[in-house]
Molecule: small-subunit ribosomal RNA
Organism: uncultured bacterium
RNA sequence: AUUCGCCCUUAGAGUUUGAUCCUGGCUCAGGAUGAACGCUGGCGGCGUGCUUAACACAUGCAAGUCGAACGAUGACUUUUGUGCUUGCACAAAAUGAUUAGUGGCGAACGGGUGAGUAACACGUGAGUAACCUGCCCUUAACUUCGGGAUAAGCCUGGGAAACCGGGUCUAAUACCGGAUACGACGGAUUCCCGCAUGGGGGUCCGUGGAAAGCUUGAUGCGGUUUUGGAUGGACUCGCGGCCUAUCAGCUAGUUGGUUGGGGUAAUGGCCCACCAAGGCGACGACGGGUAGCCGGCCUGAGAGGGUGACCGGCCACACUGGGACUGAGACACGGCCCAGACUCCUACGGGAGGCAGCAGUGGGGAAUAUUGCACAAUGGGCGAAAGCCUGAUGCAGCGACGCCGCGUGAGGGACGAAGGCCUUCGGGUUGUAAACCUCUUUCAGCAGGGAAGAAGCGAAAGUGACGGUACCUGCAGAAGAAGCGCCGGCUAACUACGUGCCAGCAGCCGCGGUAAUACGUAGGGCGCAAGCGUUAUCCGGAAUUAUUGGGCGUAAAGGGUGUGUAGGCGGUUUAGUAAGAUAGCGGUGAAAUGCCGGGGCUCAACCUCGGAACUGCCGUUACAACUAUUGAGCUAGAGUGACAGAGAGGAUAUGGGAAUACCCAGUGUAGAGGUGAAAUUCGUAGAUAUUGGGUAGAACACCGGUGGCGAAGGCGCAUAUCUGGCUGUAAACUGACGCUGAGGCACGAAAGCAUGGGGAUCAAACAGGAUUAGAUACCCUGGUAGUCCAUGCUGUAAACGAUGAAUGCUAGUUGUCGGUUAUUGUGUCGGUGACGAAGUUAACGCGAUAAGCAUUCCGCCUGGGGAGUACGGCCGCAAGGUUAAAACUCAAAGGAAUUGACGGGGACCCGCACAAGCGGUGGAGCAUGUGGUUUAAUUCGAUGCAACGCGAAGAACCUUACCAGGUCUUGACAUCCAAUAAAACUUGUAGAGAUACAUCGUGGACUUCGGUCCGUAUUGAGACAGGUGGUGCAUGGUUGUCGUCAGCUCGUGUCGUGAGAUGUUGGGUUAAGUCCCGCAACGAGCGCAACCCUUGUGAUCAGUUACUAACAGGUAAUGCUGAGGACUCUGAUAAGACUGCCGGGGACAACUCGGAGGAAGGUGGGGACGACGUCAAAUCAUCAUGCCCCUUAUGACCUGGGCUACACACGUGCUACAAUGGCCACUACAGAGAGAAGCGAGCCUGAGAGGGGGAGCGGAUCUCAAAAAAGUGGUCCCAGUUCGGAUUGUGGGCUGCAACCCGCCCACAUGAAGUCGGAGUUGCUAGUAAUCGCGGAUCAGCAUGCCGCGGUGAAUACGUUCCCGGGCCUUGCACUCACCGCCCGUCA
Repeated sequence: AUUCGCCCUUAGAGUUUGAUCCUGGCUCAGGAUGAACGCUGGCGGCGUGCUUAACACAUGCAAGUCGAACGAUGACUUUUGUGCUUGCACAAAAUGAUUAGUGGCGAACGGGUGAGUAACACGUGAGUAACCUGCCCUUAACUUCGGGAUAAGCCUGGGAAACCGGGUCUAAUACCGGAUACGACGGAUUCCCGCAUGGGGGUCCGUGGAAAGCUUGAUGCGGUUUUGGAUGGACUCGCGGCCUAUCAGCUAGUUGGUUGGGGUAAUGGCCCACCAAGGCGACGACGGGUAGCCGGCCUGAGAGGGUGACCGGCCACACUGGGACUGAGACACGGCCCAGACUCCUACGGGAGGCAGCAGUGGGGAAUAUUGCACAAUGGGCGAAAGCCUGAUGCAGCGACGCCGCGUGAGGGACGAAGGCCUUCGGGUUGUAAACCUCUUUCAGCAGGGAAGAAGCGAAAGUGACGGUACCUGCAGAAGAAGCGCCGGCUAACUACGUGCCAGCAGCCGCGGUAAUACGUAGGGCGCAAGCGUUAUCCGGAAUUAUUGGGCGUAAAGGGUGUGUAGGCGGUUUAGUAAGAUAGCGGUGAAAUGCCGGGGCUCAACCUCGGAACUGCCGUUACAACUAUUGAGCUAGAGUGACAGAGAGGAUAUGGGAAUACCCAGUGUAGAGGUGAAAUUCGUAGAUAUUGGGUAGAACACCGGUGGCGAAGGCGCAUAUCUGGCUGUAAACUGACGCUGAGGCACGAAAGCAUGGGGAUCAAACAGGAUUAGAUACCCUGGUAGUCCAUGCUGUAAACGAUGAAUGCUAGUUGUCGGUUAUUGUGUCGGUGACGAAGUUAACGCGAUAAGCAUUCCGCCUGGGGAGUACGGCCGCAAGGUUAAAACUCAAAGGAAUUGACGGGGACCCGCACAAGCGGUGGAGCAUGUGGUUUAAUUCGAUGCAACGCGAAGAACCUUACCAGGUCUUGACAUCCAAUAAAACUUGUAGAGAUACAUCGUGGACUUCGGUCCGUAUUGAGACAGGUGGUGCAUGGUUGUCGUCAGCUCGUGUCGUGAGAUGUUGGGUUAAGUCCCGCAACGAGCGCAACCCUUGUGAUCAGUUACUAACAGGUAAUGCUGAGGACUCUGAUAAGACUGCCGGGGACAACUCGGAGGAAGGUGGGGACGACGUCAAAUCAUCAUGCCCCUUAUGACCUGGGCUACACACGUGCUACAAUGGCCACUACAGAGAGAAGCGAGCCUGAGAGGGGGAGCGGAUCUCAAAAAAGUGGUCCCAGUUCGGAUUGUGGGCUGCAACCCGCCCACAUGAAGUCGGAGUUGCUAGUAAUCGCGGAUCAGCAUGCCGCGGUGAAUACGUUCCCGGGCCUUGCACUCACCGCCCGUCA
């Protein structure tokens, strides 16, 4: 290690949304591989290497051996002899190397491959009493007597060859015959045994059958028969392991036979004859597809899923198909025969071949190695042995293909070199990294030494492929040795530049449209490392097929309903059995692998020993609670009969009245119908209306009800007949007879189909009329199928409670129907509704009629689209139904709930929003702004409300940013450095001017008189200046708008899984989220209101420049003067108004209505004040500012021009069109302002604009300054005018260097359009609209604009249906860029 326990083990993330929870898919992080590809590459060890074409193969090798079976051959050597003098030659004998042939054994092993095979092929476990087994071990016995051939050889023939034939000689352990026979076989008899067939002894009789020899120095090796074993095989059976039912029926040797025969080692239809008609199948036969199976390997927490390279077991195959021979064993990879395809040789007659053996070649492919060494070891064949053979095997070579190990140096070394990169310019980072100093030497290199592996064989000598390898020692020198991927999130790691929806990236989400941590490059970083990434495949994560471990009301998912077959499941007591289950023991579960503990290579990988395990199968024993089974019982489930009861349950027949339509007749007259409004239509040939009569068909008002019945579909006038089911009651009976239910069968709305009837109404199609841009619709008038009946078919529906059936259990409250109890009540049983507890659910919700807690059975689901479609099958007359995919495509599709926005949804409320009114605008002329056009330029910005008399509170030059021309380049402006000098100023010349030249004129302070400092100018050099250049979508600041709308939020608490809700909703009330009440909320903040300014009243205080009542003085007159502090006024202070008081209403509230008092009454009027936020709203040209751009110009200066143009369109205004008026004359009454380079009086002058002159005034003092409308009087008399004033001419005035482009004013003359304005549109609710004038800012001058001021001074508001905008509540939603949304179809 194992068992109980302990321990170990089970990790998630991104992506649907504005956000949330859920469902659900997609994707990622991990591990693995016989891999391949890209970049890179130092060493070693151990492994591993055609996954594709079971495609074709050149060449070599991969199975031989034995002479101790045989004949033959006879090298070499030796001996003897001869020729002989040694060499040498010849002959004989011995030895016997060599081997073609006969013969024996082997060649059926070893090696390869996975094509076929879904099978007893494999795995596992049994069986053979149904079998075989060479060599080996063991038992017993024998090994005897003969015979005839034949190869080789020799002779000869044919053929190109391969090879074949004839004649003749010969041997054997080759072949044949005889003898012997334990045993074998057949028969008879007998004994024993078993598990059905059956098996094993004994005795007797009969039958046929054996043999081989060889050899050594010695032992010996063989041969035949036989016993048992071992080994190897053969056959049979149980169980197990793929997909497909869009394969449902298959089968004729098929199934069986105590039949008979053949065949085999052996059973068997294995084969044959005969007989019988069986056999298999929903527990999936038959068919189709795919596939060698297993030990194992990968993954996984496990259960599982995937896989079957290497190693091991089994099977199958050997060019394709078939066949047998030999043999112990084959139907035989390197044997034979036949057929076929292919290749080769050929003399064309004929032959040869089979790498899926090892190398190797071509081919295929993304892709896979050497035509190596050795039999030294292990193993095999033969041999007595030596030995021979062995591409088995042992080794080496090639490949980072995998795993493992090692190295590429170690220590020190800077407040940190250089270079690179970044920078806020200070610095940071690369970085102790380098340099430099001190060490070390693994690996690689060189040199020296140098194994084990050797057991064995052999007399001995000797014998190692690997290999001069491993290992050891020495030498020199940091020397020779680092890359790859990534850096938006997931996911560890960030900056710069380039690019600009391009180039590109991407596993998913997604990056890139000028500030890209996402592309490319660089610097830096992170990760791994001799590798790193990518691709492919498998498992995991995925509880995403769910046994462990999911679901089906709305997300995908309950069959339309019943009945019932098979199957599954099943109440209670007892007894038996022991199939399941449980426990013990036995057999098996090969080895290797994996795990645990050791050991060996320096470690590791690797190798090795031992152990446990291998969760399985089989046998046996035990137990009997449970399941099962058998027997006997029980009554609580189920059922039967009895008595009552309710009901639109079903079928058929008969009957009824109301209504409708039509027909006939009467009355009666002009319309009727119909609609939003109409028309088509009907009607003087008499409609509609009304009365009477008749005919026809269909449907059954009221009762009528979340009432009843039925399995569902469904069922509604009444009566009769037939008939199904249900409920209650208390006893009786049967005794589990039950539940569910794949297939099957039956029923099954509407529409539709067939045949025949019927046809009143209604009404697809169709016709007409309307509506409309169109209207193949909605509306109207008609109208056919159909609607009805009978018979048959169809078989589907949102056939829904979107909820299968059955049983049991689990709080209550309240309706209703039927029963029970004589009745009512209470209770109880069975239905049918509403709420609600526990519980449950993603939530909504469900909640005894469960979607709760459990059990049983059936059906169904597994992302969206494609599609409930195609093909096939079945059904149907057809329409069609049912069963039911794939390619391709997307990263979502979806459920519930939340916040908002939206609605031609609802409720409430508000606003000059409508309505009620008044005045405008839109028409005219002119002014002004804009668009457009034009132009050298017409600078730029603002563009629905919320741009357009806007920036601009004032363009002749300037402004000015634009254009043309002329000029400048450290610059018109700022800072720094150096040198020089003053510079400015005056005057002159040239020029359009800028500018250039000349002229004149010269600093201050200190001083040691050398100089220094300060300020100014010029020149020079560079840093820099400058930019109204771009980006308001990089920004700050400022502003507009919703909107002065009443809202917007927070803390704590509570509720909800959560987004969120509550508070803030509700009942009232308010201008108001204003206040009151209520309330799981309690408080608070920003807003509202108030505090501030102004105005309206009186009071107090103070009176100059304001005022003047009383007193006094004075004047032509006047607060003119003294004086006053009363008044007006000025301006400071307090006061006042708070629903405080009264009454009604209201909830004894908030508040509201009315009243009193009061100057003012319910925020008194007006102003300032603008919550959270929205619109990428506006502004880079107010200013500031990031980045980009220009730098003799996109900067700066000057002159002139332009911003003022003009077929046109729009906005905003002014003046009008007149009599409520114009003109003339006279005559009143303001407020608020401004004034010194200013306002400017009286006076003089001019017709006037104005001029002269200058008092007064830095202002309650003086001036502008006259207010105008109004009022009084006159005139005009309805007209293009005595309206209107444009336009134009002439003459003047003013400002200003300068009024030509291009100012204003005056006078005279001229006298245009216009007679109240289409569709439309706008402002205003009281001192408001309308109308009248006055002032101011800007400004030299220029105002119909803008900002202010006062005078005169209305009308109307029933009311909230509608239009617009807004607030709050609610509802729907597929919108959230939020209806200017989303989205469908067609076309491109």